Transfer RNA from a Candidatus Woesearchaeota archaeon, 72 nucleotides, folded computationally. The sequence is in RNAcentral, with records from ENA.

RNA sequence: GGCUCUGUAGCUUAGCGGUGGAGCGGUCGGCUGUUAACCGACAGGUCGCCAGUUCAAAUCUGGCCAGAGCCG
Numbered sequence: 001g002g003c004u005c006u007g008u009a010g011c012u013u014a015g016c017g018g019u020g021g022a023g024c025g026g027u028c029g030g031c032u033g034u035u036a037a038c039c040g041a042c043a044g045g046u047c048g049c050c051a052g053u054u055c056a057a058a059u060c061u062g063g064c065c066a067g068a069g070c071c072g
Base pairs, nucleotide, nucleotide: 001071002070003069004068005067006066007065010024011023012022013021018055026042027041028040029039030038048064049063050062051061052060
């Protein structure tokens, strides 16, 4: 330098055109003599960045950035 793949919550990840979910973690409450465990609720995401297509984009297209692999 070329090709392929990946980028979604603090972490691990689902979602493949039509209101962004889960587990763990966090906060608050319940339970308990206390802690842990368990139960309930809540908060937390401009979906890597910028454009394009579309009535509508995390999802499709292009460029860029970062990471991984392969080739030279």